[in-house]
RNA sequence: GGGGAUGUAGUUCAGUCUGGGAGAACGUCCGCUUCGCACGCGGAAGGUCGCCGGUUCAAAUCCGGCCAUCUCCA
Numbered sequence: 001g002g003g004g005a006u007g008u009a010g011u012u013c014a015g016u017c018u019g020g021g022a023g024a025a026c027g028u029c030c031g032c033u034u035c036g037c038a039c040g041c042g043g044a045a046g047g048u049c050g051c052c053g054g055u056u057c058a059a060a061u062c063c064g065g066c067c068a069u070c071u072c073c074a
Stems, first nucleotide, its partner, number of pairs: 001073007010026004020057001028044005050066005
C1' cells in the first nucleotide's frame, strides 16, 4: 500500500440479508420477601446504533468517504 471482518446500554450480543415499535441476558438502582444476607419475584434508570455526508416521506439497516480494532496478502 491492497483485500476481508467487526464497531448497537456498564459488559456479552441479537436486530442489518427484506428500510418504518431500538431490544435480550448479565450488571446497577428501588420495592416485595428475610431477624439480616443470598436466592426468588416485580419495577425503574441507562443508547447522538464508531464519525461525516448522500438517497428516501422515513436509515442501526441502502450508498460514499473517514476513524479504530482484528486478520490476510505484499
The prediction has a mean pLDDT of 84. The RNA shown here (transfer RNA) has 74 nucleotides and comes from a Pseudomonadota bacterium. NCBI's taxonomy places the organism under Bacteria, Pseudomonadati, Pseudomonadota.